The prediction has a mean pLDDT of 80. A computed fold for a 75-nucleotide RNA from a Methanobacteriota archaeon, annotated as transfer RNA. It was read from a public genome assembly.

[in-house]
RNA sequence: GCGGGUGUAGUCUAGUGGCUAUGACUUUAGCCUUCCAAGCUAAUAGCUCGGGUUCAAAUCCCGACACCCGCACCA
Numbered sequence: 001g002c003g004g005g006u007g008u009a010g011u012c013u014a015g016u017g018g019c020u021a022u023g024a025c026u027u028u029a030g031c032c033u034u035c036c037a038a039g040c041u042a043a044u045a046g047c048u049c050g051g052g053u054u055c056a057a058a059u060c061c062c063g064a065c066a067c068c069c070g071c072a073c074c075a
Stems, first nucleotide, its partner, number of pairs: 001071007010025003018055001027043005048064005
C1' cells in the first nucleotide's frame, strides 16, 4: 500500500429501523451476618467521529480514525 472484519458503561456483552438501549463483572449505598466472604435490593456509568438516507439511525449508506486478520513491499 491492497483486501476483509470489528468499534455500545471502567471491562465483557445483547441489539438486525420505532418501548425508558440488554445482561454480567467492577464501583458506591443499604439489607442480611457477631465480623468477613457469599447472598439480596438499589444507584452510578452508553452507542468512536463527521456526513447522508428516513417521519424516525446503535442498527442502513459514504468518509475518517482506532484495533484485529490476511496479502504485498522492504532496492